This is a predicted structure of a 1416-nucleotide RNA (small-subunit ribosomal RNA) from an uncultured Gammaproteobacteria bacterium. The prediction has a mean pLDDT of 85. Rfam family: Bacterial small subunit ribosomal RNA. Rfam links the family to the GO terms ribosome and structural constituent of ribosome. The RNAcentral record of the sequence draws on ENA and SILVA.
RNA sequence: AUUGAACGCUGGCGGUAUGCUUAAGACAUGCAAGUCGAACGGUAACAGACCUUCGGGUGCUGACGAGUGGCGGACGGGUGAGUAACACGUGGGAAUCUACCUUGUAGUGGGGGAUAAGCCAGGGAAACUUGGACUAAUACCGCAUACGCCCUAAGGGGGAAAGGAGCAAUUCGCUAUAAGAUGAGCCCGCGUCUGAUUAGCUAGUUGGUGAGGUAAAGGCUCACCAAGGCGACGAUCAGUAGCUGGUCUGAGAGGAUGACCAGCCACAUUGGGACUGAGACACGGCCCAGACUCCUACGGGAGGCAGCAGUCGGGAAUAUUGGACAAUGGGGGCAACCCUGAUCCAGCAAUACCGCGUGUGUGAAGAAGGCCUGCGGGUUGUAAAGCACUUUUAGUAGGGAAGAUAAUGACGUUACCUACAGAAAAAGCACCGGCUAACUCCGUGCCAGCAGCCGCGGUAAUACGGAGGGUGCAAGCGUUAAUCGGAAUUACUGGGCGUAAAGCGUGCGUAGGCGGCUCAUUAAGUCAGAUGUGAAAUCCCCGGGCUCAACCUGGGAACUGCAUCUGAUACUGGGGAGCUAGAAUGUGGGAGAGGGAAGUGGAAUUUCCGGUGUAGCGGUGAAAUGCAUAGAGAUCGGAAGGAACAUCAGUGGCGAAGGCGACUUCCUGGACCAACAUUGACGCUGAGGCACGAAAGCGUGGGUAGCAAACAGGAUUAGAUACCCUGGUAGUCCACGCCGUAAACGAUGUCAACUAGCCGUCGGCUCCAACUAAGGGGUCGGUGGUGCAGCUAACGCAUUAAGUUGACCGCCUGGGGAGUACGCGCGCAAGCGUAAAACUCAAAGGAAUUGACGGGGGCCCGCACAAGCGGUGGAGCAUGUGGUUUAAUUCGAUGAUACGCGAGGAACCUUACCUGGGCUAGAAUGCUGGGAGACCGUGGGUGAAAGCUCAUUUUGUAGCAAUACACUGCCAGUAAGGUGCUGCAUGGCUGUCGUCAGCUCGUGCCGUGAGGUGUUGGGUUAAGUCCCGCAACGAGCGCAACCCCCAUCACUAGUUGCCAUCAGGUAACGCUGGGAACUCUAGUGAAACUGCCGUCGUAAGACGUGAGGAAGGAGGGGAUGAUGUCAAGUCAUCAUGGCCUUUAUGCCCAGGGCUACACACGUGCUACAAUGGAGUGGACAAAGGGCUGCAACACAGCGAUGUGAAGCUAAUCCCAAAAACCACUUCUCAGUUCAGAUUGGAGUCUGCAACUCGACUCCAUGAAGCUGGAAUCGCUAGUAAUCGUAUAUCAGCAAUGAUACGGUGAAUACGUUCCCGGACCUUGCACACACCGCCCGUCAAGCCAUGGAAGCCGGGUGUACCUAAAGUCGGUAACCGUAAGGAGCCGCCUAGGGUAAAACUGGUGACUGGGGCUAA
Repeated sequence: AUUGAACGCUGGCGGUAUGCUUAAGACAUGCAAGUCGAACGGUAACAGACCUUCGGGUGCUGACGAGUGGCGGACGGGUGAGUAACACGUGGGAAUCUACCUUGUAGUGGGGGAUAAGCCAGGGAAACUUGGACUAAUACCGCAUACGCCCUAAGGGGGAAAGGAGCAAUUCGCUAUAAGAUGAGCCCGCGUCUGAUUAGCUAGUUGGUGAGGUAAAGGCUCACCAAGGCGACGAUCAGUAGCUGGUCUGAGAGGAUGACCAGCCACAUUGGGACUGAGACACGGCCCAGACUCCUACGGGAGGCAGCAGUCGGGAAUAUUGGACAAUGGGGGCAACCCUGAUCCAGCAAUACCGCGUGUGUGAAGAAGGCCUGCGGGUUGUAAAGCACUUUUAGUAGGGAAGAUAAUGACGUUACCUACAGAAAAAGCACCGGCUAACUCCGUGCCAGCAGCCGCGGUAAUACGGAGGGUGCAAGCGUUAAUCGGAAUUACUGGGCGUAAAGCGUGCGUAGGCGGCUCAUUAAGUCAGAUGUGAAAUCCCCGGGCUCAACCUGGGAACUGCAUCUGAUACUGGGGAGCUAGAAUGUGGGAGAGGGAAGUGGAAUUUCCGGUGUAGCGGUGAAAUGCAUAGAGAUCGGAAGGAACAUCAGUGGCGAAGGCGACUUCCUGGACCAACAUUGACGCUGAGGCACGAAAGCGUGGGUAGCAAACAGGAUUAGAUACCCUGGUAGUCCACGCCGUAAACGAUGUCAACUAGCCGUCGGCUCCAACUAAGGGGUCGGUGGUGCAGCUAACGCAUUAAGUUGACCGCCUGGGGAGUACGCGCGCAAGCGUAAAACUCAAAGGAAUUGACGGGGGCCCGCACAAGCGGUGGAGCAUGUGGUUUAAUUCGAUGAUACGCGAGGAACCUUACCUGGGCUAGAAUGCUGGGAGACCGUGGGUGAAAGCUCAUUUUGUAGCAAUACACUGCCAGUAAGGUGCUGCAUGGCUGUCGUCAGCUCGUGCCGUGAGGUGUUGGGUUAAGUCCCGCAACGAGCGCAACCCCCAUCACUAGUUGCCAUCAGGUAACGCUGGGAACUCUAGUGAAACUGCCGUCGUAAGACGUGAGGAAGGAGGGGAUGAUGUCAAGUCAUCAUGGCCUUUAUGCCCAGGGCUACACACGUGCUACAAUGGAGUGGACAAAGGGCUGCAACACAGCGAUGUGAAGCUAAUCCCAAAAACCACUUCUCAGUUCAGAUUGGAGUCUGCAACUCGACUCCAUGAAGCUGGAAUCGCUAGUAAUCGUAUAUCAGCAAUGAUACGGUGAAUACGUUCCCGGACCUUGCACACACCGCCCGUCAAGCCAUGGAAGCCGGGUGUACCUAAAGUCGGUAACCGUAAGGAGCCGCCUAGGGUAAAACUGGUGACUGGGGCUAA
């Protein structure tokens, strides 16, 4: 785009078309083919006339039932079952017929005998039928005539007729014949579906002669003779199918189709058959057989809607038991006329096409309502309403054609015209994620559902459902089905085959296809012209008619075809004559693992024999099995036997491929080179076919040293039917015969021509040169590398093409199923060749790119390992977590990157949890309205408190007042609250990779593109740090630096800090005067840059016990965290979308809980002691904090602390004692004078309150623990280790935590193999959720289709035999007939039926085989 459509929703009108695609299923009922009295005898019915005895009669007239006869019934109408065929289409042909019709010629004379109807008499239920006597014709039969006609033996012979009507003229007929027209029959060329898993078919078969038969040629039929005919250009068989003009689609070529209309064919319940006739083997005729239905008196009969309507059935599905012969046409008739379900009309159906309408203009308050909202508004929307108009269509009324030449109109309430009323009666359907025009809200929550493909839906769905809005089409709109297109996706036009599917393993060669140069010929192909044909309709163009259109119609063009004739001759073909460039042969050479056969050789392995000789050998990652004191292994000599041929050896050679490797001889194939000669296109390819064809395997017979499937043993392992080891049989070898496959690969068919080079190498020839060896140039043939154009999806190929062309063959058409099943062929078998389908998926695949990954490679780094020091893991306790428990043990964090984490401090509070008691505009804030008064305060009751409740006091300011404002309750409203959910809706903040060195951009360049380049490379660095190189040049975020602290110095400033010098003073002290030097404080500067020297290096830079320097190569530390990753963490810091809750999931209160305790883990503290504990004495910090505070000092207490109290808002006073350390004393290796848990008692402090559940003090008690398994953590220098100090939080404190501060102060690093993590380059990849990836097979479960299968049940077809109706034909003595002839009988053929054995095909089948899909 389309449709004979159907289904869903909806539906105003008209015109024109169309309407059982399925059951060629079955059919009730009615109708669809009759007509002629002018062929005939007649008169059953009707009407008239006449007659009448009123019963009726007369064919007299109009007419006419039945009958005889004529014509028609063979047309028209239906259907598409069969048919793959001369059925159809197209173009030809000769051996034919043709009623009615037209034209012509000649006739139409004279006779005869029957018969139906009717009458009489019978049979039968019926259908129907029998006998007798009678009768007519345009029925039937002779006679006569017949130029023409037919037959013929060429002499001759044969054969017609009908009359009717009319007063008549005349007319309609009849007979014979010639011709035409029309129609029909027959033959031929070409065209016309699928399957080769159908390859051979055929006996009347093919031809001839003769005969028969037909309208007619012919094996059409028969007899005889011959052995032919068809087939790979697809016979036969099987399946499917009416064919065509056309129709649909397409740019075309094609593809699909064959409804309606038209032409042809076939069929008429199924099968067979003939009759009649001009024509049939006959839809509404006959006979027979079968199935079915109906009637029956059971003896017999009847029937055929694939005619028009209609019914049942089937189906997704297809109409009225209508009107009329008015028109067109048909049959009959002289005609009038009759008949006509052909036809013309009407009815039903949006089934299709076409046309029209459902209003028009105006109308902003942008109404109401709906929907959305950022709450402002937006949108529906000029849409509606309102106002002003119009009346197509439909309706009502009136008029009213054409179709008809005189009459005749079913349609017809016609078309059409006019009038009237009134916007009146008339809009839906699908879609809105992308493709694809059109977006929001609500509901739902991987549910319900959608879906053409991709795919939507798991709580914010433009994708589901609804709504609002929008988009598209519109009396329709969607869906489904089907065809073509897009699809160059079967490629003729117009594709491919190195790696995506696809080159046969290789050659030889048959058919076929294709084929060099020249000359002349022919004219088959080819080209041109002409003629005929190519039906009409359709399509196209130009006109015409319906108001337009659809539709109808006139003319033209076209119908791309076929046939015939004439012409042209370049090319192709045919036949002819030549040529030598293709091909081949001859002559002469040299190369070679080319093939076959026979023989020969040495090295090595093994075994055997002998000698020497002694304890192991062998084997592996390590071992063991094995061998060996019965003498192995080792070594020497000898012998046997088999197999293979080191070095040479080479991207060297040869061969068609497989393949070929010691040497010699014989036989033999091919290629190459050189120069000439010869043949004269002899060529190329090659479906089938034939041959060769690695390894393994098979058969027979040999052989067997080594190796070695199977097998055995030993190891390895969770296992190890493996990898490793020790053995070991087939086999490997030979001969003969099979097999016929390989990643048989260059994954690249063969042949030929053309198209830049450069560098090797092998075999020839030649030139230069030449003693040789080697070399250089040219050329022919092979074999490699690299590379341009070109090609390619890219990779790559590139004169050895995958380039540009030609010839021929083979092969491919999404993945799986499957190279499988079945069938067939081959094979001894194994198996090979050929080769599907159902079903299933939306991909499978190629090349390249970026990542990630690798028990790949290279290079490098990190307390990563190593080297060290100290820990954890064992004990007790502290703390966090899991688990368990509980009314609750609130919540979160969970590998690294949770677990002394949020929490830098849970007795109440905190607090979010639980139990119980209460409040409800609420505990807090703002605003509005109403109403009340003051509020504040004071007191009482109840209660655990919160709360509830009672009483008391009574307004303030301004104003004269009304009233307003302020304050506090109450009521109402706008509004609150939520540590409720979602960190997977979010912001912000944070962890981690990682302080790792990376991550990107612009422009340019390369690539079809993804992308690349830059950023890679060579060096160097802590560093993508820097240098050099480079199709890159630059730039950004990171690195570094800039910032802070510490280390040195200088300057400035000196109080609360300092005190060298001077002076004063004290028991003592910067205590005082004073000083500004020092320390220090805190501000500003300086200093370090590989700057200098040397070595190495192009440079960057590196190195040095370098120098100098406080500091040296980043001086030490901090802050600082790129692009990103982990849907990492947090809705419980905060903020926030959505959802949920509102007398509760909110708020207040009391008590409890977060502190539980069999257990498990993490992080710590204290220890296990002598490098120690205890006692006494003594010394040295830094950094902090302090008014709700720090507190000196004095006194009391053993002590925690208490009482009193100076000073200090701090370089001033206080906390404050630093501790390890040092000196002396003691303990002497012990569960202790170690260790301190636990428990008892007595206290102190904080606080409303220490019971659950605080810290501290004193006395007493004195547990485990004697250095910690597997495993594991931190640390590279002022670090580890060790020692104490301070602070935040805080009433107090569970702090052994966290964060800071200083004191003392080590050891070790060879090095980068390994473990872990990371950076860069490279390589492989079937991964991309990225190796915690992907993914294979069995098993288990379900579902689906399918193969095999003992069998079972069908179907069509062929063959053979038996039987055989009707019927034509042939034969025929008895019966009938005067005869012609008939009956009957016989024969051939034969539908149908039966039997038999096969083949083909379908269904089903216990069981069984594999296959596909499915969730975890």